[in-house]
Context: one part of a larger RNA
Formats: sequence, structure tokens, C1' cells
RNA sequence: ACGAACGCUGGCGGCGCGCCUAACACAUGCAAGUCGAACGCUCCGGUUUCGGCCGGGGAGUGGCGGACGGGUGAGUAGCGCGUGGGAACCUGCCUUUCGGUUCGGGACAACCGCGGGAAACUGCGGCUAAUACCGGCUACGCCCGAGGAGCGAUCCUCGGGGAAAGACUUGUCGCCGAGAGAGGGGCCCGCGUCCGAUUAGCUAGUUGGUGGGGUAACGGCCCACCAAGGCUGCGAUCGGUAGCUGGUCUGAGAGGAUGAUCAGCCACACUGGGACUGAGACACGGCCCAGACUCCUACGGGAGGCAGCAGUGGGGAAUCUUGGACAAUGGGGGCAACCCUGAUCCAGCGACGCCGCGUGGGUGACGAAGGCCUUCGGGUUGUAAAGCCCUUUUGCCGGGGACGAUGAUGACGGUACCCGGAGAAGAAGCACCGGCUAACUCCGUGCCAGCAGCCGCGGUAAGACGGAGGGUGCUAGCGUUGUUC
Repeated sequence: ACGAACGCUGGCGGCGCGCCUAACACAUGCAAGUCGAACGCUCCGGUUUCGGCCGGGGAGUGGCGGACGGGUGAGUAGCGCGUGGGAACCUGCCUUUCGGUUCGGGACAACCGCGGGAAACUGCGGCUAAUACCGGCUACGCCCGAGGAGCGAUCCUCGGGGAAAGACUUGUCGCCGAGAGAGGGGCCCGCGUCCGAUUAGCUAGUUGGUGGGGUAACGGCCCACCAAGGCUGCGAUCGGUAGCUGGUCUGAGAGGAUGAUCAGCCACACUGGGACUGAGACACGGCCCAGACUCCUACGGGAGGCAGCAGUGGGGAAUCUUGGACAAUGGGGGCAACCCUGAUCCAGCGACGCCGCGUGGGUGACGAAGGCCUUCGGGUUGUAAAGCCCUUUUGCCGGGGACGAUGAUGACGGUACCCGGAGAAGAAGCACCGGCUAACUCCGUGCCAGCAGCCGCGGUAAGACGGAGGGUGCUAGCGUUGUUC
């Protein structure tokens, strides 16, 4: 010094922190939706001049989001991280610039009908809309190819290819092509990054080349052929251990140790593998396959993944509520109203930590009583108590009552805070006292019972054991254990 634990004890507040072990298994609820200003259908309510209009609900098509936020540290000794560079790249939403938004077509859900199934779910037929899907037109610019100019950056010409979507409350939100930006991301390199030599050799896509494939992009990333290389005592390979960093702890520093909380990066999401969609994933609460496990089943077949928030069992010395709110901050969707948000903001529990405060103040005897000691004179507890005079922090009772919210909106919260009231009132312990080390006597015990960090104490006067009185130290804590410097 600590994310601590254990023992004894425990008044209040503020701010923090709280599964370090089984990346063990999980009941239950919640944690990602939203849009009717993209679209058809359907149900309900109101109104109606029976044309319709207004409001609300439902599933579906479609769009955006579900790649963020949140968790964990298993794996990883790696360009993973840190730092400094680099060139062959991508980038939805946002900002900015230029241009465009034309003509058509066929479907599929929902719905209806008929089936299968215990269920999960699913088959066939028929109808239908769109900002869903497809074709045509145009496109200097964009992409591909060829030619030309130029040292080059780049420019010019030709051929080929490629766009669009509308909605409503009529000025808004969109849509398409191209350029720039911002922010984000992918890739490469130098240097740095634990222990073991009782691990000394390792390597066949291995190292390089040519050509190709693949990718957003470079590359042996992949493939064919060719060459025989590449790494290593400046420690390769192998084994062990480990997420890395800003930081944190310690220390005068150098250094050592460490990587909880907070922040950045990485990796993972029951275990292993795989791709799909997409601007972005090889995707925690998506899909497929395999496996282990759990559950349902009509035995044919299905369902599931808390290392999200809470919570349960288990493990453990040990780590919390199945709470409130979207009021704030931020995020997703929406023109908006608004909806969603276990992110977040709060509250609850825990002396786990840090900090602050209190448990009263003054006066009060040549000094009560009691306790303890005594050389029996006395000493000590001790101004301590009582008594007297005060105060009211905190707590309690009553009243008022926020900031956080620029106008509205407050979970926290009748909280903080303020005013009034009663009353010393409700609030002290723990360890130690042989030396180190601050603090001593009596009794009990008799190498017993016991103590102990080291030295060591105890066998009949023990300052070391146990109790008592007294003392010392710290104090809502005090000790012990563990770990680090």
C1' cells in the first nucleotide's frame, strides 16, 4: 500500500469501490428497436351531405438500426499492444461542390382457399401495393479498353459498360451519378514488450522469382511452373506463463512490483468449424453444420446458450437489489409528436476504502464511595464521578423546501438545505505493556495449562501463561492473516 478476508466492536454523513475462485451450470423478468411522411391488407371508435373525412390498433412487405452501446480475459509472446513512420485501400449516416431524378414490366408476402404436423413450423393453388425487384433511355464526368500529348502530375480523342423513387401538411424529407472533406476502419514497416539451454538446431508454401487467381487493397493470401533458399548463440525452434497500454503501488531517485475501478486498443460470446446479409460482421441477445449439456415430445421431431442488468445453485476465506426513472447526459428510429434504451442517472445492501463530524463544554476536594496496591503511614484510579453552570453538532419531533430544467418536463425526493422545539439527552471500542517497542504491579498456575514475529518465557514469589487493577498506542475502528515495494 490493498478490489481484500478473518476476529472483536460499531453513532452519522459525503465521495468512491464491491466474484481476484468455476470463460462452472443457469429458473424467472427485463437488456433493440423504430418508421403510416415508402406500401397493400385488416380491425375498432367518432363523424358524414353516404363521395368520404378524422383518430387509434394489428400482423405483413419495405427502410434505417440490430457491427454502437453493455460484459468478460478464456485464448494470444502476436505487428496483439505501445511508439514512430508508410502506401497499394474501403467508408452507411454527416458537411460541402457539380449534375440528374425519364419510359416501361413481371412478381412475392400479407389476404383468400385447400392441405401436413403433438408442437416448432410448413406445403400447394389464387389475388395484390410500394421508396421491394427487373428491363429500356440518357450520363461530359465514373469504370474497362485502345490511341495521342506531356519528364511527370495530368490532359485530349475514340470504342464499350453502367443511374434514379417517390412521399406529404407545397416546401420539406428523400432518390441517382461524380468530386472534396471530416470522422471511422483495413494493410505494411523500424524500435520496444516475461521465464526456461535440464529446449540447439528449425522450416516444404518453407525462402525467392515468373505468370495467374483472389481481395476494398499490397502480399506465398491462394495456385501452376522455376530456382534453393529462409531463420538461428544479438537465442531460432520448443516448453511454461501472460490480454497490452495510459496508469497504479512503492521508492530520494534509479529501480522493483502490478494492469481492480476510469480511459484507449485487442480478443472472445456453450465448444469447434463455416459462410450469408450488409458501408461495416465471419456477427454476445442472427443463420448453417458438428459436439457436449439441459428441456419439450403424441417418439416422427423440436427448443435453448446471462463473459448484458438483477437473481439462483455451485466453487470459495470472500464480493450487493430478481429496486426507481428515462428528469438529465448520450444512443437507435421518426419531418415531428413520440417510442425504445438494466447505456446512463439515481436509490438499496456492505466500516470494503478515503475524507469529515459526533459520543459533550466549563467548574468541581489536600481528593467522596467503591476497586487495586501498600512498608498500613499511605499511594493510585482522579477533576475522573457526583454536584453546580452551560451548549445542542449529530440524531429525534414539527414546519418550509430546492439547484440540477435558458419556456415546458425531476426518477433522485418531501432528499439536500433552512426555520422552530425538547433534551446531556440515543452514540466506544480494540490491541498491547520481557527486549526489539511506548506502557507494571498483585493474584492464580507450577516445563502443567499456555504464549511466541525473532530472541525466547513457564519445573512455587513468572513485569513473557490466565485474571484483575493500573498504564501505553490507535480510535468508529482496532488487531490478525495474505500479498507487493